[in-house]
RNA sequence: ACCCGAAAAUGGCAAACUUAUCGAAAGAUAAGGACGCAAAACUAAAGGGCCUUCUGCAUAAGCAGGUGGUAGCCAGUUAUCGAA
Numbered sequence: 001a002c003c004c005g006a007a008a009a010u011g012g013c014a015a016a017c018u019u020a021u022c023g024a025a026a027g028a029u030a031a032g033g034a035c036g037c038a039a040a041a042c043u044a045a046a047g048g049g050c051c052u053u054c055u056g057c058a059u060a061a062g063c064a065g066g067u068g069g070u071a072g073c074c075a076g077u078u079a080u081c082g083a084a
Stems, first nucleotide, its partner, number of pairs: 004082002012037002017032006035072001041077003047074002049070003053066005
């Protein structure tokens, strides 16, 4: 240094749900709220998956392409503390 995550420390984030706003939708933002999180920080113009919607094909299941989204699905990058 990498890997790893026991005990502890300083701090951090914030699911569902509610209200408001935006959006065709998925979803996003703000406030409240905490299910959880050692990356629940950043990246969607490196990649896979998933969701939305449009088009084409298909009896249908679905497949292909486009659109928007999701990083709290995986992944990539960086990072706090610290035993075995």